[in-house]
RNA sequence: GCCUCCAUAGCUCAGUUGGCAGAGCACUUCCAUGGUAAGGAAGGGGUCUUCGGUUCAAAUCCGAAUGGGGGCU
Numbered sequence: 001g002c003c004u005c006c007a008u009a010g011c012u013c014a015g016u017u018g019g020c021a022g023a024g025c026a027c028u029u030c031c032a033u034g035g036u037a038a039g040g041a042a043g044g045g046g047u048c049u050u051c052g053g054u055u056c057a058a059a060u061c062c063g064a065a066u067g068g069g070g071g072c073u
Base pairs, nucleotide, nucleotide: 001072002071003070004069005068006067007066010025011024012023013022019056027043028042029041030040031039049065050064051063052062053061
């Protein structure tokens, strides 16, 4: 330098026939216990990496940039 894959909650990841952003763990509150752990209930937390394009509508489709993994020379 070229090819390819990935980027979504604090962490690990789902979510593409385009149509209200989710799960587990963690966190907060409550229940429960003499108390703790385990357990049960409720809740908070997101500019879906950035910019531009297509569309009535984009996490999702297209282009570029940035960062990361892998491969080739």

Overview: The RNA shown here (transfer RNA) has 73 nucleotides and comes from a Thermoleophilia bacterium. NCBI's taxonomy places the organism under Bacteria, Bacillati, Actinomycetota, Thermoleophilia. It matches the Rfam family "tRNA". It is annotated as a transfer RNA.